[in-house]
A computed fold for a 1503-nucleotide RNA from an uncultured bacterium, annotated as small-subunit ribosomal RNA. The RNAcentral record of the sequence draws on ENA and SILVA.

RNA sequence: AGAGUUUGAUCCUGGCUCAGAUUGAACGCUGGCGGCAGGCUUAACACAUGCAAGUCGAGCGGUAACAUUUCUAGCUUGCUAGAAGAUGACGAGCGGCGGACGGGUGAGUAAUGCUUGGGAAUAUGCCUUUGAGUGGGGGACAACAGUUGGAAACGACUGCUAAUACCGCAUAACGUCUACGGACCAAAGGGGGGGAUCUUCGGACCUCUCGCUCAUUGAUUAGCCCAAGUGAGAUUAGCUAGUUGGUAAGGUAAUGGCUUACCAAGGCGACGAUCUCUAGCUGGUUUGAGAGGAUGAUCAGCCACACUGGGACUGAGACACGGCCCAGACUCCUACGGGAGGCAGCAGUGGGGAAUAUUGCACAAUGGGCGAAAGCCUGAUGCAGCCAUGCCGCGUGUGUGAAGAAGGCCUUCGGGUUGUAAAGCACUUUCAGUUGUGAGGAAAGGGAUGUAGUUAAUAGCUGCAUUCUGUGACGUUAACAACAGAAGAAGCACCGGCUAACUUCGUGCCAGCAGCCGCGGUAAUACGAGGGGUGCAAGCGUUAAUCGGAAUUACUGGGCGUAAAGCGUUCGUAGGCGGUCUAUUAAGCAAGAUGUGAAAGCCCAGGGCUCAACCUUGGAACUGCAUUUUGAACUGGUAGACUAGAGUACUGUAGAGGGUGGUGGAAUUUCCAGUGUAGCGGUGAAAUGCGUAGAGAUUGGAAGGAACAUCAGUGGCGAAGGCGGCCACCUGGACAGAUACUGACGCUGAGGAACGAAAGCGUGGGGAGCGAACAGGAUUAGAUACCCUGGUAGUCCACGCCGUAAACGAUGUCAACUAGCCGUUUGUGUCCUUGAGACGUGAGUGGCGCAGCUAACGCACUAAGUUGACCGCCUGGGGAGUACGGCCGCAAGGUUAAAACUCAAAUGAAUUGACGGGGGCCCGCACAAGCGGUGGAGCAUGUGGUUUAAUUCGAAGCAACGCGCAGAACCUUACCAGCUCUUGACAUCCCGGUCGCGGGGACCAGAAAUGGACCCCUUCAGUUCGGCUGGACCGGUGACAGGUGCUGCAUGGCUGUCGUCAGCUCGUGUCGUGAGAUGUUGGGUUAAGUCCCGCAACGAGCGCAACCCUCGUCCUCAGUUGCCAGCGGUUCGGCCGGGCACUCUGGGGAAACUGCCGGUGACAAGCCGGAGGAAGGCGGGGAUGACGUCAAGUCCUCAUGGCCCUUAUGGGCUGGGCUACACACGUGCUACAAUGGCGGUGACAAUGGGUAGCGAAGGGGCAACCUGGAGCCAAUCCCCAAACGCCGUCUCAGUUCGGAUUGCACUCUGCAACUCGAGUGCAUGAAGUCGGAAUCGCUAGUAAUCGUGGAUCAGCAUGCCACGGUGAAUACGUUCCCGGGCCUUGUACACACCGCCCGUCACACCAUGGGAGUUGGUUUUACCCGAAGCCGGUGCGCUAACCUUUGGAGGCAGCCGACCACGGUAAGGUCAGCGACUGGGGUGAAGUCGUAACAAGGUAACC
Repeated sequence: AGAGUUUGAUCCUGGCUCAGAUUGAACGCUGGCGGCAGGCUUAACACAUGCAAGUCGAGCGGUAACAUUUCUAGCUUGCUAGAAGAUGACGAGCGGCGGACGGGUGAGUAAUGCUUGGGAAUAUGCCUUUGAGUGGGGGACAACAGUUGGAAACGACUGCUAAUACCGCAUAACGUCUACGGACCAAAGGGGGGGAUCUUCGGACCUCUCGCUCAUUGAUUAGCCCAAGUGAGAUUAGCUAGUUGGUAAGGUAAUGGCUUACCAAGGCGACGAUCUCUAGCUGGUUUGAGAGGAUGAUCAGCCACACUGGGACUGAGACACGGCCCAGACUCCUACGGGAGGCAGCAGUGGGGAAUAUUGCACAAUGGGCGAAAGCCUGAUGCAGCCAUGCCGCGUGUGUGAAGAAGGCCUUCGGGUUGUAAAGCACUUUCAGUUGUGAGGAAAGGGAUGUAGUUAAUAGCUGCAUUCUGUGACGUUAACAACAGAAGAAGCACCGGCUAACUUCGUGCCAGCAGCCGCGGUAAUACGAGGGGUGCAAGCGUUAAUCGGAAUUACUGGGCGUAAAGCGUUCGUAGGCGGUCUAUUAAGCAAGAUGUGAAAGCCCAGGGCUCAACCUUGGAACUGCAUUUUGAACUGGUAGACUAGAGUACUGUAGAGGGUGGUGGAAUUUCCAGUGUAGCGGUGAAAUGCGUAGAGAUUGGAAGGAACAUCAGUGGCGAAGGCGGCCACCUGGACAGAUACUGACGCUGAGGAACGAAAGCGUGGGGAGCGAACAGGAUUAGAUACCCUGGUAGUCCACGCCGUAAACGAUGUCAACUAGCCGUUUGUGUCCUUGAGACGUGAGUGGCGCAGCUAACGCACUAAGUUGACCGCCUGGGGAGUACGGCCGCAAGGUUAAAACUCAAAUGAAUUGACGGGGGCCCGCACAAGCGGUGGAGCAUGUGGUUUAAUUCGAAGCAACGCGCAGAACCUUACCAGCUCUUGACAUCCCGGUCGCGGGGACCAGAAAUGGACCCCUUCAGUUCGGCUGGACCGGUGACAGGUGCUGCAUGGCUGUCGUCAGCUCGUGUCGUGAGAUGUUGGGUUAAGUCCCGCAACGAGCGCAACCCUCGUCCUCAGUUGCCAGCGGUUCGGCCGGGCACUCUGGGGAAACUGCCGGUGACAAGCCGGAGGAAGGCGGGGAUGACGUCAAGUCCUCAUGGCCCUUAUGGGCUGGGCUACACACGUGCUACAAUGGCGGUGACAAUGGGUAGCGAAGGGGCAACCUGGAGCCAAUCCCCAAACGCCGUCUCAGUUCGGAUUGCACUCUGCAACUCGAGUGCAUGAAGUCGGAAUCGCUAGUAAUCGUGGAUCAGCAUGCCACGGUGAAUACGUUCCCGGGCCUUGUACACACCGCCCGUCACACCAUGGGAGUUGGUUUUACCCGAAGCCGGUGCGCUAACCUUUGGAGGCAGCCGACCACGGUAAGGUCAGCGACUGGGGUGAAGUCGUAACAAGGUAACC
């Protein structure tokens, strides 16, 4: 520090997710030791039991218990009983101090709180400083004793008694009050010691000490006040009657409406009052670079609370956790009459929960209470126990060790890996274990001695010094030493990318994984397991939570043309910001100082535990607040001035700016009248509609409403919406010019106000045209639409509402600055050469363009550039601009505006493709023009379907269907039935044998395979001569063979197709952030990315073309098996001699290149025409198939991964099937006839094939064919016969056409023609008379037509492949159909239009709104009730202290009143839960209906 994820790819925007750190954590697996920390986050739920606050006898009366001592009694040394407060002590009680600290918890509390900093009107026990005093009296009440009530708790009555308990008196200021005269107010004693004096012998007295009282000083603590800060919600906007202030009084320690009476009407609030929800606050903690964010466990400060609510008492301090009273809920005891209780103290229990410990030890230390002290108490605290909860440290061994052991796993079977890892050898002993030694935490306290102070004192007390004694829970402490032995000690997660780490098996969209993207449908590095590896390690993972990354709320540090985002526009309030100069001030600002910012923590530097964590010392820091002293540049304030901003006056200018009233012509429509006759109108085509009752057309006239052609213009005006005939009136704004004036008067603008298209609403008019709704006609599968005919609201006017638009420049307003060029509107200046002039200067409005900006597109002085001021708005998509609530509205609706839930994207710009019922250019038998077919018939053949035991399998639009099959009777054959074999029909290895193997013949059983038996023939090679080796064969054993079984979606190879279409790419350079572009586009041209020109491109490759084969012309060479012109011979056959001239054969070569001429084109490429030539512009044909597409086809040609079968899915055999047949389709053959059939007769080809073959002549048969065997291994022989032509006949018919079908008889092949071959003869003689919709081929030696050959093959050809013969028609042209190429355009497509995608309905699930109501919480108002208690009143009753003669003062109980908690009634507000039914929303694998959007999406889309 970043990364993954939207796309085919790219850049951006933007969300989601991850890597980090952290935790009071929990869960899963695992677990050796120690140190230091931490440990109910939930039910402020309920609590059994024990403990947590006592102490003081030196305050008091005393003596229940214990002990000592003494005495007495029973009596055995000793025990038991009793007595004595004499002593140590001490239960209960009176009294003092402390129970307001310490400890717990966070319910409440958004301010009566907290934090920081200030303040004045206060109190303060114990402590401290100082001053003064401490005199003299009195009366009670507990305890106790007695009586008595009650179950108990707890009382009642009578009597006795003490005090540092209580009450007077005296004294009384430096205290309090004051009218300044004065008035008033206290106390308590205890203990130690003691020389003199006195004594009632107790003591007085003196002294010390501890107390006490009144003041006082300080410290500490506490109370109060102020300012600022300290959550969320405006879908909470108004709140408040003691409320705000004053006066007086009361009250308090003290200020104050704190309380009361009276008076006034204030106080708070958009700088957020009130209300609602949430929450203890802080130092800090955590994260972060920081700023910030989140948090408030432990530790520390403050606050609040103590079962819930209320209340006071005591006290220095409480409205009191372990105190009191009352009310309520709950629990417990009860004799039913009454009582008791409060763990949010420490342990512990139940409950809740994912979850949090021992009913431990000790006061040894620290601290607290009491005490003079010893001491006692202390669940504060110190320790221990439990828990890997966290942090830190240590260990689980070290070295050596290759036969790279065994085992595991993988494997290409060679090996690799685990792995120096183990074993083995050598060594060490931390930690744990056993044994022993053994610090520190301890200072006090007590005793003694010495000394100093106090004192009359050598007592006593206090201080110091020395010495002795002596206190440890932890504790079997830490630490150290010895002993023994590698001995007791490693797991967890992960391994597709992010993210370090890979393989095998299992599974087969199942089981499962998953943080995001996503894995899994038979070869899963993603599931599960094994091996291996990676990471961390006594832990490791997961989950939850916070911050970070996230600049994803942006102060630091973001944005708003198109991604989310500029209010529709203007005016303007508050607020924010504000021109130049001078002076002053000092609020902001800057610097210094002071105080504070607790400690701890963080940071730095030391120190202590062996280190570290941890602890400790010091420093720094705490960015803050307050006070104060300076400064005066800037901002602000004040005062004064200025004119550049702004404004006013004057003169002009342009304009659909606004309002009102008039007025004009054209056109539509209607009405009237005339002429006139059959249609008009409308459409893609029609129909509805109008018209013989006279339409339409035409002429004249009238009525009425609305809108204003041309001018007219990226022209004008206006803030925007918007504004258009002409005239008049009223009126707003802008601009220019030159001067004068005011003197910052300005800009923006939350709320607010005004204006605001269209549609819509209300009232009243108006209504020509147009025209929602509606009606009819069409279209259509449907057509509630598009089209047509009508037509109501509305459109128009007046008045009033509505307040929204894609209200758009999708661009807020204002100001300043920043290259240019060209238009246009409208002012104005100068110059002349007075023009349709030139050059300037303003205000608008456009086009292009530099810098700059931008994700890009683009913007670019009219900014989206560079800056400033202010406002508005945004923060993923959907849900949703929706629900609820509020406000506005007559309504429609508008405005403000969520959440649950759901997804991992949604979006912008640009790129490459693909596509378009987009455009342009071009090509192709693509259409058109023609010729011939198919589709109808019969048959052949293939396919589907059906059937079957099986009808083997594959191929499926073009590009499956006479295809694989160049040939199924058996075989083939893969299918079916039956029989049969199991190392196998075939391969390799091993063992044994060869007296055998092999070949031939023939027998038996059987359908054959197979099994059994017989005869004959033959006897491998090498050799070291060893039945040694090898080969062949047979038998056996197991490894293995075998599989046309599956997967062509695991593959190779081969093939089809687009398409013989002209395309497909690369290097370097350049452009672009990039994907990419350029080149390859453009202008021409071509069959062609063919060539030329131009050009940020220059070159190159695969394709095109050419090179190759063949046909066409010629030359040359060669001349047999070919040929024969000339010569000779002839049996008349190139047969022979001869020849190679010709044909021909097959080698080589020539020839054609737009080379030449003319025209055209751009002087090019090329095109057109011509000449010559066998051939002319690619001469014809073939081979040749770029990058790629279709998961195209083939596992059944072959090869091959994986899976499957192994007495069978393998092998063999016989028979059957692949040949079936209501039917449908494809491809063909033959026809339907006279361009013909039949008969006869006569010519001309080419390619091929042939020894298991072709087979001649001759002979036989009607024929198929048979016989025969010459010749031929082929330019030699054979197959071998063409169709056509000519002559005759038939004469338009189901025929002398056509030949299907069937019968009979044959031929051939073959082991075998039944299922199931081909052919022949005779007989039979079906459909069919040119074929609907539709559709195919072909552009020249082509179509059509005719025959011939070959492969396969025993036989079987209408198929396929090839060959030649005869031999046409037509092409104007590119509008349309199909396919293709290039450029361009749009796109929401990229699996690429067979794409994408919308809405209703149906089903399931989820959350949510409404909802008659119902339940609960909270709160308000009014009223009722009114416990305890304080206060006020009263004083029947009772009454020790004081005064006193009755009596009084005072006090108490009681009673009354005010206030008030709980409770109740009534009416609301608000928030939740449930709710029949209902509304929309979301999600869901294949549902239904349509096709709305994306292309001109087929009616442009949208608001």
Overview
Its mean pLDDT, the model's own confidence on a scale to 100, is 84. It matches the Rfam family "Bacterial small subunit ribosomal RNA".